[in-house]
Formats: sequence, C1' cells, structure tokens
RNA sequence: GAUAAAGGCAAAGCCGGAGUAACCCGGUGACGCAAAGCUGCGGGUCCGAGCGUCGGACAGCCGGGCUGCCGAA
Repeated sequence: GAUAAAGGCAAAGCCGGAGUAACCCGGUGACGCAAAGCUGCGGGUCCGAGCGUCGGACAGCCGGGCUGCCGAA
C1' cells in the first nucleotide's frame, strides 16, 4: 500500500460436536480483511461463581509486541 501479481484467511446463517455459560472445534457458506498470522502485555466487552474477589472467554473491539508475501507511486 497500487484498478498490480501469486496466493491466504473466512463474518452472519445452517448442520454436527464439546461446555453451566461466554465461547470453541469440524463441515457448509462468504460479510469482509494488507497481516482477519501469532501473542491475553495494557484498555475494553462478555460468561460463571463461593460475587469487597476468584475463575473462564473474545486477537474479526482498540493499542502494544513478535513474525510473514509482493514491490508501482
């Protein structure tokens, strides 16, 4: 970060599974994404409980860190 090239990922919905739940996994499906790759470090939001606290979840909520393809202006 381009009317480039090669590709990549996969929202919602639906089907199946696991979980108290948030949510996750697989299939299908593509809303979109230049990191929609990884990371729970900071903020935020969500779930659970024995709720002044503890446990869990979200990276496609924002920020940071690490890594990666191509190479026009």